This is a predicted structure of a 100-nucleotide RNA (c-di-GMP-I riboswitch aptamer) from a marine sediment metagenome. Its mean pLDDT, the model's own confidence on a scale to 100, is 81. It matches the Rfam family "c-di-GMP-I riboswitch aptamer". Rfam links the family to the GO term cyclic-di-GMP binding.
RNA sequence: GAAAAAGGCAAACCCCGGAGAACUGGGGGACGCAAAGCUAGGGGUCCAAAUAGGGUUGUUAUAUCAAUUAUACCACCUUAUGGAUAGCCCAGCUGCCGAA
Numbered sequence: 001g002a003a004a005a006a007g008g009c010a011a012a013c014c015c016c017g018g019a020g021a022a023c024u025g026g027g028g029g030a031c032g033c034a035a036a037g038c039u040a041g042g043g044g045u046c047c048a049a050a051u052a053g054g055g056u057u058g059u060u061a062u063a064u065c066a067a068u069u070a071u072a073c074c075a076c077c078u079u080a081u082g083g084a085u086a087g088c089c090c091a092g093c094u095g096c097c098g099a100a
């Protein structure tokens, strides 16, 4: 699949947990969903604690008498790496009910 029935899931928001964060588990709640069931393989988006790369005008540290300069480190940046999202899309796997 029939603007059907049975049954199902549950966005935002609230409460209690987990995480550094994206986000997520449970309870309440329903915006929606015919795979809004499962799987991060591809694309997208999001996160950045740690590792990696970069790194200034830094009330930072060390060297220098000092300025300067150098080195280190922090803020910060990248997203390599790691992670999140299956209710962003593709792909793979599985599956309930019922007329003509």
Base pairs, nucleotide, nucleotide: 008033009032013028014027015026016025017024018023031087037093038092039091041090042089043088044085045084046083047082048081051080052078053077054076058073060072061071062070063069